Predicted 3D model of a 596-nucleotide part of an RNA (large-subunit ribosomal RNA, domain I) from Nocardioides litoris.
The coordinates come from a structure-prediction model, not an experiment, and the mean pLDDT is 81.
The sequence was found in a public genome assembly.
The organism belongs to Nocardioides, within Bacteria.
Context: one part of a larger RNA
RNA sequence: GGCACAUGGUGGAUGCCUUGGCAUCGAGAGCCGAUGAAGGACGUUGGAGCCUGCGAUAAGCCCUGGGGAGUUGGCAACCGAGCGUUGAUCCGGGGGUGUCCGAAUGGGGAAACCUAGCACGAGUCAUGUCGUGUUACCUGCGCCUGAAUGAAAUAGGGUGUAGGGGGGAACGCGGGGAAGUGAAACAUCUCAGUACCCGUAGGAAGAGAAAACAACAGUGAUUCCGAGAGUAGUGGCGAGCGAAAUCGGAUGAGGCUAAACCGUCUUCGUGUGAUACCCGGCAGGGGUUGCGGGGGCGGGGUUGUGGGAGUGUUUGUCAUCCGUCUGCCGGCGGGUGGGGCAGUAAGAAAGUGCGUGUGAAGUUGAAGUCCGUUGGAAAGCGGCGCCGUAGAGGGUGAUAGCCCCGUAGUCGUAGAUGCGUGCCUGCCUAUAGCACCUCCCAAGUAACACGCCACCCCUGAAAUGGUGUGUGAAUCUGGCGGGACCACCCGUUAAGCCUAAAUACUUCUCGAUGACCGAUAGCGGACCAGUACCGUGAGGGAAAGGUGAAAAGUACCCCUGGCGGGGAGUGAAAUAGUACCUGAAACCGUGUGCCU
Numbered sequence: 001g002g003c004a005c006a007u008g009g010u011g012g013a014u015g016c017c018u019u020g021g022c023a024u025c026g027a028g029a030g031c032c033g034a035u036g037a038a039g040g041a042c043g044u045u046g047g048a049g050c051c052u053g054c055g056a057u058a059a060g061c062c063c064u065g066g067g068g069a070g071u072u073g074g075c076a077a078c079c080g081a082g083c084g085u086u087g088a089u090c091c092g093g094g095g096g097u098g099u100c101c102g103a104a105u106g107g108g109g110a111a112a113c114c115u116a117g118c119a120c121g122a123g124u125c126a127u128g129u130c131g132u133g134u135u136a137c138c139u140g141c142g143c144c145u146g147a148a149u150g151a152a153a154u155a156g157g158g159u160g161u162a163g164g165g166g167g168g169a170a171c172g173c174g175g176g177g178a179a180g181u182g183a184a185a186c187a188u189c190u191c192a193g194u195a196c197c198c199g200u201a202g203g204a205a206g207a208g209a210a211a212a213c214a215a216c217a218g219u220g221a222u223u224c225c226g227a228g229a230g231u232a233g234u235g236g237c238g239a240g241c242g243a244a245a246u247c248g249g250a251u252g253a254g255g256c257u258a259a260a261c262c263g264u265c266u267u268c269g270u271g272u273g274a275u276a277c278c279c280g281g282c283a284g285g286g287g288u289u290g291c292g293g294g295g296g297c298g299g300g301g302u303u304g305u306g307g308g309a310g311u312g313u314u315u316g317u318c319a320u321c322c323g324u325c326u327g328c329c330g331g332c333g334g335g336u337g338g339g340g341c342a343g344u345a346a347g348a349a350a351g352u353g354c355g356u357g358u359g360a361a362g363u364u365g366a367a368g369u370c371c372g373u374u375g376g377a378a379a380g381c382g383g384c385g386c387c388g389u390a391g392a393g394g395g396u397g398a399u400a401g402c403c404c405c406g407u408a409g410u411c412g413u414a415g416a417u418g419c420g421u422g423c424c425u426g427c428c429u430a431u432a433g434c435a436c437c438u439c440c441c442a443a444g445u446a447a448c449a450c451g452c453c454a455c456c457c458c459u460g461a462a463a464u465g466g467u468g469u470g471u472g473a474a475u476c477u478g479g480c481g482g483g484a485c486c487a488c489c490c491g492u493u494a495a496g497c498c499u500a501a502a503u504a505c506u507u508c509u510c511g512a513u514g515a516c517c518g519a520u521a522g523c524g525g526a527c528c529a530g531u532a533c534c535g536u537g538a539g540g541g542a543a544a545g546g547u548g549a550a551a552a553g554u555a556c557c558c559c560u561g562g563c564g565g566g567g568a569g570u571g572a573a574a575u576a577g578u579a580c581c582u583g584a585a586a587c588c589g590u591g592u593g594c595c596u
Stems, first nucleotide, its partner, number of pairs: 001595009015581001016546002020517002022514007029506002031167002039101003042055003046079002049075003061095006070083003106115003116135007137164009171202001172200005182189001186236001212219002223250005233241002254498003257442001261299010277286002279330006304476001306441004310436005318337007338429006351423008362411001364409001368384001369400001370383004385402002387391001393405003447471008457483001478493005533540002553580001556567004
């Protein structure tokens, strides 16, 4: 020096474990903010620090419901001083306080700082000082003012009042809008109206009650799912892209205006000798009323077997009261009662009582601690019992239906909310037919031309839908569509608006589940992690879990400066000793044997 065996050190693999993750399902909730949010800074407990909570009333204050013996949050003990059956701590609901920054909003500013005006108050002999409130900008509305310009008006100014501003994971709608890529290169094309940017909303959004489809038969708003179908199509007819009718399901809901015409108010113009008017007839009475245009409000009206208005005519009316200059007749309008219908999601809009369910913190909840045995410890093993609407799960010194917490089931309520019903509120209670063919039926719109875009549709024979520029209709004997266009036929009624559900998503809360992970895994993060650390910055971004059943965490003695160790003691175990479960390998020793 090598090899073998044994025994240590180092190291932290492996096994076992799980406080943490991941995924899915079900239910809830689906916004917060000038009444100052989200997110922070700084403070705050008797005693240093960090986390949590809270805000100068600062681990808390008040009210109220629950609960019932301890308690003054955690790391985390110790000391001190308290509170509590006159109900504390704790859990739910409501309220109060809530420094400073932050949309940040009196002004400024290098966030958490500096510094004002005004009103009221405290204090001082007085000034300085302090406290409370208020003072940003934009928009709508009301009021007061008010130029250029003589009046009127407008712009502008001021003031009051209401709203906005910022944040939020995904989902929605709208406005902009790539490239890598594919086409085996590449330019039309594709990727893709994707990523990304901007705006903006809601718990969903958007869409939505046919100027729709269809095809000689019919359907009857929208949305979503399955089929139709990778079909019909489109396409350097390449790569690719890619419908619809129809059928089967989920859900189910329909409404309101504009116009014609009438009334009323206002404004402008015009006209007369005001003999013009006041529902019609007859009689009386009043006394300046008219006509045309614009605007506001109320009535009317809302449709495609076209609808409505006006005028004329025929027919009809639950009761009662009032009005229309007066009386009678007729007409018209309004109120009340009875009857009927409907209702707070649209269609108008506030509630309230009763009944019943859901429902906060919570409540109750069966049955062995029986005998023996191994063990440090029984829940193991053997024996004998019991409960079960509960043998889900977790804990307890090893593996427990009956030890503990729970579990099935029971009970319970504030606020809130579902359903039913009453009060309440709204509407209807009269129209219908015929005739006239007088009026209305959404305009810089439809349509057309040119330029583009969206549609399965790359300009094509290219309809349809949308739009930029230009031209520019009609009103039912009217328009639009049925894939150029024309005819016939069929469907439908644009240019106004609203509309629940079925659908999408999950920052968040609760519950459940897993041929998901088990500390180099699973979230980056099981541990005080978006931390330490790196970077001027945008940004990047770790490592790090386990004594034991219980600290019983080694009194005392010895070596030692200390670290550390030897006895003794605890414990089932100390080769479980806070460098702590197990403790592999590399690597480093020691002992013995063999070889050189």